[in-house]
């Protein structure tokens, strides 16, 4: 210095020949259940695609720059 992959909710993690952002898990909250609590059933909100700018009617996805982790070569 060079290549490769990654970046999505409060945290892990889906969504792919560009066409509805939440499949799901867990954490919060609320109800049930209890004498009470845990486990355990059931409901639940704001919100959120790393940053900018390009292509497209349309972008988490494709295109460039930049940030930022992780692995490899040297």
């Nucleotide at each position: 210095g060079c290549c490769c992959u990654c970046g999505u909710a409060c945290u892990c993690c889906a969504a792919u020949u560009g066409g509805c952002a939440g499949a799901g898990a867990g954490a919060c909250g609320g109800a049930g259940c209890u004498c009470a609590a845990a486990c355990c059933u059931c409901c639940g909100a704001c919100g959120g695609u790393g940053u900018g700018g390009g292509u497209u009617c349309g972008a988490g996805u494709c295109c460039c720059a930049c940030c930022g982790a992780g692995g490899g070569c040297a």

Transfer RNA from a Mycobacteriales bacterium, 74 nucleotides, folded computationally. RNAcentral records the identical sequence in 2 taxa. The source organism's lineage runs through Bacteria, Bacillati, Actinomycetota, Actinomycetes and Mycobacteriales. Rfam family: tRNA. About the family: Transfer RNA (tRNA) molecules are approximately 80 nucleotides in length. RNAcentral holds the sequence, with entries from ENA and MGnify. The prediction has a mean pLDDT of 80.